[in-house]
This record gives sequence, structure tokens and C1' cells, in this order.
RNA sequence: UAAGUAGGUAACUUUAUCGCGUCAUAUUAUAAUGAUGAGGAAAGUCCGGACACCAUAGAGCAACGUAACGGGUAACGCCCGUACACCGUAAGGUGAUGACUAGUGCAACAGAAAGAAAGUACAGUUAGGCUGUAGUGAAAUCAGGUAAACUCUACGUGGUGAAAUGCCAAAUAUACCGAUUAUUAUAUUGCUCGUAUAUUAUCGGAGGGUAGGCAGUUUGAGAUAAUAGGUAACUAUUAUCCUAGAUAAAUGAUAAAGAUUUAUAAUAAAUACAGAAUCCGGCUUAUAUACCUACUUAAUUU
Repeated sequence: UAAGUAGGUAACUUUAUCGCGUCAUAUUAUAAUGAUGAGGAAAGUCCGGACACCAUAGAGCAACGUAACGGGUAACGCCCGUACACCGUAAGGUGAUGACUAGUGCAACAGAAAGAAAGUACAGUUAGGCUGUAGUGAAAUCAGGUAAACUCUACGUGGUGAAAUGCCAAAUAUACCGAUUAUUAUAUUGCUCGUAUAUUAUCGGAGGGUAGGCAGUUUGAGAUAAUAGGUAACUAUUAUCCUAGAUAAAUGAUAAAGAUUUAUAAUAAAUACAGAAUCCGGCUUAUAUACCUACUUAAUUU
């Protein structure tokens, strides 16, 4: 200098004016003042949970998921480390990593023959496909290969989902039809057993009323920094901070100057992917450009 590997940061900036949402103060009320307002993925809805209800209990089967060993975590199919296998010159990367005598399958063509059976050619010979070689093939006389083949083994798993769910107000019509009687019905994914409840009941149908408001709703398995322990993931202690909460959906518009990138003589153009809806931990996908740290390879110079 060039090409790579692993990790990380930013995601245009500043000023002025006007506008929008939430909270606080103040005010007779409005106005006013202050603070604050979309991400590293908010996306996908693929996993794991918190929380709410079914619910006053569960067990078995089915079904589904995971799979080397150890550790981390609230938990996981996630993360870290080690072993093994494969890719790469290397730094590194990837992993559908239990079991083929429990059983059933699959392997084109070629070949005599592709799975329990003995058959091609040649040689040896104790004359028996007993032994060896050759030929075809990915695999040929052997308890071979394959389980992102069926399956078996071990471990694990209730369901629904914030339009969950709870409270208040208002209004109305049930005066209707049907089924069921404890050996019955309903309730907790499917099935069975069990448990609980049941006549002013339960389930189904028809008809009528309501569509309003409040809560859930953001203080958290929270963030940042230092110290200690640990190879690491991470854990503990101390200190500091509080940073959307809309409900048809706010988080913006205009102007000026600057920054970065590309091209040019100057002008000029562009500034990625993309936007909260109960919340959190992961994984996967999209992403213009710039910068930082460590390491690998090649060439050159000293």
C1' cells in the first nucleotide's frame, strides 16, 4: 500500500418562526412558562416469558418441540466455552452433532448380482464359493451407507390473548321456542379417567337494547458509570438518571447557514433502511455512507 476477518459508533448538524401530543406550575377560564415526544432494527410474528382470564386440582394417551459436554439466564429452539466434523493459505466461519442387531424402507445407470443370497472371468487348492485377484459401481461375500427417511430413546410442553380482562353509567323485552333430570348436562386445545357446579339452573335458536366513560397504560427480569469475581457469556456491590403513552391515532412545516458523498472548470445533485400501539429477552431480514479498535495474508522500502 492492497485485499480480508472479528467487534463497535454514527444514522446529517445548528439557528429562527409557526404548528401538534403528554405532564407539571399558574390562572375565574383561555392564553402563558417549563420539561418532554418514533428505532437499531420500532419490521417479521419465528421462539421464550411477565401479566389477565378460563380455574375450585390433576393424571394418562395423542400431538408437537429439543438432542455432543459444561456453564449463563426469569426462560428459550437464545448466548458463552470446550470437543468433533466440514470450508478457508490464514485471521476466522458453519453445524437439522442421541440411536442402523428394536423394526420397516431407500440407493438411477453400470454390473452375473445391490441385501441374507449365491450365480461372471482367472489363479491357488485340503476340491467345499475354501482363499485370493480382476471387472462394473458411490457401495460386492462385511452384523456396509442413509434417520432435514418412517421410526425408537431421553427430556420438555394447558389454552386464549390487551379488541386479554376489570369497574361504572345508560337503555331494553324476553311475556317466545326447543333439549337435558344425576347411569344426565356444562366447564379447563383433542380423547379418556378424575374433580367442581347445576332447576329463579345450563345449553341451543329467535327477537330486542347498548356501542359511552375510566382502568389495564408504562418504575422496569430498567439504563449508565465505577469496582470486584469469571477464559467468556454473565453475576454482585455502590452511585447517578426517569427518557412517548396516542385511541383513528401527535412526534411536523418553512427559511438560512454548515457537514459528508458523487461529478464538474464553475454550477449541480444526493444524504440509507425505515416509523411506536401492553411490555420485556432473543433470533431472522432490510440498510447510502463515514469513522474507530484488534488480528490475518501478499508485495515493497528501511
Bacterial RNase P class A from Candidatus Bostrichicola ureolyticus, 302 nucleotides, folded computationally. Rfam family: Bacterial RNase P class A. By type it is a ribozyme. About the family: Ribonuclease P (RNase P) is a ubiquitous endoribonuclease, found in archaea, bacteria and eukarya as well as chloroplasts and mitochondria. The organism belongs to Candidatus Bostrichicola, within Bacteria. The sequence is in RNAcentral, with records from ENA. The coordinates come from a structure-prediction model, not an experiment, and the mean pLDDT is 76. Of the family's consensus pairs, 94% are formed in the model.